[in-house]
RNA sequence: UCGCCCAUAGUUUAGGUGGCUAUGACACAUCCCUCUCAAGGAUGAGACCCGGGUUCGAGUCCCGGUGGGCGAG
Numbered sequence: 001u002c003g004c005c006c007a008u009a010g011u012u013u014a015g016g017u018g019g020c021u022a023u024g025a026c027a028c029a030u031c032c033c034u035c036u037c038a039a040g041g042a043u044g045a046g047a048c049c050c051g052g053g054u055u056c057g058a059g060u061c062c063c064g065g066u067g068g069g070c071g072a073g
Stems, first nucleotide, its partner, number of pairs: 001072007010026003019056001028044005049065005
């Protein structure tokens, strides 16, 4: 320098056929249970790397950037 892949809550992850008010697990908060704690049960808060574009509508498609990984020279 070039090519390919990845980026979603505190951590991990689903959604790549545009209709989403974005899924699950762990963690967190409140309540129940218990003499108390743990375990268990119920409820809740919390996220699409950044900037543009296309579209009635973008996590999803397109362009550029940033960061990470792999490969080639």

RNAcentral holds the sequence, with entries from Rfam.
The RNA shown here (transfer RNA) has 73 nucleotides and comes from Andalucia godoyi.
NCBI's taxonomy places the organism under Eukaryota, Discoba, Jakobea, Andaluciidae, Andalucia.
Its Rfam family is "tRNA". Rfam's curators write: Transfer RNA (tRNA) molecules are approximately 80 nucleotides in length. The family's RNA type in Rfam is transfer RNA.
The coordinates come from a structure-prediction model, not an experiment, and the mean pLDDT is 82.